The RNA shown here (SAM riboswitch aptamer (S box leader)) has 123 nucleotides and comes from a Rhodothermales bacterium. It was read from a public genome assembly, where an Rfam model found it. The coordinates come from a structure-prediction model, not an experiment, and the mean pLDDT is 80. Of the family's consensus pairs, 94% are formed in the model. Its Rfam family is "SAM riboswitch aptamer (S box leader)". From the family's description: The SAM riboswitch is found upstream of a number of genes which code for proteins involved in methionine or cysteine biosynthesis in Gram-positive bacteria.
Parts: sequence; structure tokens; C1' cells
RNA sequence: AGCUCAUCCAGAAGGGCGGAGGGUGCAGGCCCAUUGAUGCCCUGGCAACCCCCCGGUUGCUCCCAAAAUCAACCGGUGGAAGGUGCCAAUUCCUGCCUCGCAACAAGCGGGGACAGAUGAGCG
Repeated sequence: AGCUCAUCCAGAAGGGCGGAGGGUGCAGGCCCAUUGAUGCCCUGGCAACCCCCCGGUUGCUCCCAAAAUCAACCGGUGGAAGGUGCCAAUUCCUGCCUCGCAACAAGCGGGGACAGAUGAGCG
């Protein structure tokens, strides 16, 4: 590189540098941006994936019982030291399939797929 699983309508900004486009495929739309965006750095914060704590269940092979340890899973208005992540707009919206309402159609809503992001485990 790639694979698997989970989540993606919540939440969280100040300063410095810099100087033109940006919203990380493409297209359309709609937004952000010289009242300085995007980006980079510092500080601060959000959140709770990993993690930590507490409780429970199951497992451990000579057999039974109990306890401890360990592991997996489940739960908790729990925590935030550490590893990531994130801090305009739902992943900004739509695009493909399907269902419902409507049916002249426009359109509205639900589900799914594809793509993407983040984490964890593999590789």
C1' cells in the first nucleotide's frame, strides 16, 4: 500500500506568521475569504477511540467449592495522567440504488451503496 471493525445531525478559539484563494477526487449548488480565509506555529479548549478506575458475566481441566490473578465481553451521571483525533456550516448539501408521500411534474422524507475522515486491531 492494503484488510477488518466501530463511529461520523453533539461538542470545542485566542494570538503569531503569511498573503490568495479555500471548503482534500470530479461536477453542480451553497458558503468562507484582504474586516486577511485555507495553511503553518504557539497557547487554550472539546471529546472520550485507545487508555485509567469501579461493578458484573464467562473462561482456566484430575474432580468439586471458594478466593486471587489474568483474559474476553457487558455496564457505569465514572476519570482525563498518557497515545491519537478534533475545534465554520451534518463528511456543508446533492450525485448511484431503493422505499414512502406526491404524480402533470417539481419537490419532500426514510433506508442503503460508493467515496472520505478518525480510531482500534492486523498487515